[in-house]
RNAcentral holds the sequence, with entries from Rfam. Transfer RNA from Rhodopirellula sp. MGV, 60 nucleotides, folded computationally. Its Rfam family is "tRNA". By type it is a transfer RNA. The prediction has a mean pLDDT of 81. NCBI's taxonomy places the organism under Bacteria, Pseudomonadati, Planctomycetota, Pirellulaceae, Rhodopirellula.

RNA sequence: GUAGCUCAGUGGAUAGAGCAUCAGACGAACGUUCUGACGGUCACGGGUUCGAAUCCCGUC
Numbered sequence: 001g002u003a004g005c006u007c008a009g010u011g012g013a014u015a016g017a018g019c020a021u022c023a024g025a026c027g028a029a030c031g032u033u034c035u036g037a038c039g040g041u042c043a044c045g046g047g048u049u050c051g052a053a054u055c056c057c058g059u060c
Base pairs, nucleotide, nucleotide: 001060004019005018006017007016012050021037022036023035024034025033043059044058045057046056047055
């Protein structure tokens, strides 16, 4: 080492934000702005625990 990119999330879980992308509104058009949507085997394999993105071990 977590979404296409940059990152948050220090054991209670329906996993989040910004940017990007797509759709709509506005607009002559582009852009900006606003609204919404999409997007995740939390690198992989084990272990601990009632419960793991989170703790431990190993691999890359």